This is a predicted structure of a 74-nucleotide RNA (transfer RNA) from an Acidobacteriota bacterium.
The source organism's lineage runs through Bacteria, Pseudomonadati and Acidobacteriota.
The sequence was found in a public genome assembly.
The coordinates come from a structure-prediction model, not an experiment, and the mean pLDDT is 81.
Its Rfam family is "tRNA". Rfam's curators write: Transfer RNA (tRNA) molecules are approximately 80 nucleotides in length. Rfam 15.1 lists 5,335,975 matches to the family in 14,413 species. By type it is a transfer RNA.
[in-house]
RNA sequence: GGGCCCAUAGCUCAGUUGGAUAGAGCGUCUGGCUACGAACCAGAAGGUCGCAAGUUCGAGUCUUGCUGGGCCCA
Repeated sequence: GGGCCCAUAGCUCAGUUGGAUAGAGCGUCUGGCUACGAACCAGAAGGUCGCAAGUUCGAGUCUUGCUGGGCCCA
């Protein structure tokens, strides 16, 4: 220098053919239970879907550029 892959909650990940309000487990917080804690039960908070632009009635999903990470070739 060239090519390919990945980026979604604090962590690990799902998300169907583009369709209405983006989810799960763990963790955190509150309450219950308990002699106390763990476990268990109920609830809550937590997201610019890496950034920008484009296509579309509609984008986490498609296209382009950029950023960061990984792999391969030279």